[in-house]
RNA sequence: UUCUUAUCAAGAGCAGGUGGAGGGACGAGCCCGUUGAAGCCCGGCAACCGACUUAAAGCUUUAACUUUAAGCACGGUGCUAAUUCUUGCAGCAGCAGCUGGGAGAUAAGAA
Numbered sequence: 001u002u003c004u005u006a007u008c009a010a011g012a013g014c015a016g017g018u019g020g021a022g023g024g025a026c027g028a029g030c031c032c033g034u035u036g037a038a039g040c041c042c043g044g045c046a047a048c049c050g051a052c053u054u055a056a057a058g059c060u061u062u063a064a065c066u067u068u069a070a071g072c073a074c075g076g077u078g079c080u081a082a083u084u085c086u087u088g089c090a091g092c093a094g095c096a097g098c099u100g101g102g103a104g105a106u107a108a109g110a111a
Base pairs, nucleotide, nucleotide: 001111002110003109004108005107006106007105008104013042016041017040018039022032023031024030026088027087028086029085043080044079045078048076049075050074052071053070054069055068056067057066058065084103089100090099091098092097
């Protein structure tokens, strides 16, 4: 980088430190920002993977192992304005809106 699968309506400092002007992926829109952006540190949220604990099932003489569920939050990530802020294509619909798709993000696995 590509592919596959799953998730994306909840949650997390409206006086934490540093930093100084930008940020919300891209285009459009609409927003956030010197009553302080990004980044970094700390704090927090969540629980995808691993570890660990408990229960059940399979196997079994037992143990071990495997699977499932629940828990935990120790390790690996992730996230911490607005529904993935809305929309970018298609269908239904007068509009509003609804549904699906695309794009994107994250995790796990594969090449």
SAM riboswitch aptamer (S box leader) from Falsibacillus albus, 111 nucleotides, folded computationally. NCBI's taxonomy places the organism under Bacteria, Bacillota, Caryophanales, Bacillaceae, Falsibacillus.